[in-house]
RNA sequence: GCGCCGGUAGUCUAGUGGCAGGAUAGAGGCCUUCCAAGCCUUUGGCCCGGGUUCGAAUCCCGGCCGGCGCA
Numbered sequence: 001g002c003g004c005c006g007g008u009a010g011u012c013u014a015g016u017g018g019c020a021g022g023a024u025a026g027a028g029g030c031c032u033u034c035c036a037a038g039c040c041u042u043u044g045g046c047c048c049g050g051g052u053u054c055g056a057a058u059c060c061c062g063g064c065c066g067g068c069g070c071a
Stems, first nucleotide, its partner, number of pairs: 001070007010024004018054001026042005047063005
């Protein structure tokens, strides 16, 4: 330099065009003599820019970052 794969919450992960879901972590509460565990509630997210579309996390183009391969 070229090709392929990936980037979603603090962390891990699902979501292949129509409300962004789960686990864990954080906060509050219930329970308990206290702690832990358990239960309830709640906060927090689509890497960046542009395009297509009525509508984009999803499709297209460019960029950035990471991984793998070729040279």

This is a predicted structure of a 71-nucleotide RNA (transfer RNA) from a Candidatus Woesearchaeota archaeon. It was read from a public genome assembly. It matches the Rfam family "tRNA". From the family's description: Transfer RNA (tRNA) molecules are approximately 80 nucleotides in length. Rfam classes the family as a transfer RNA.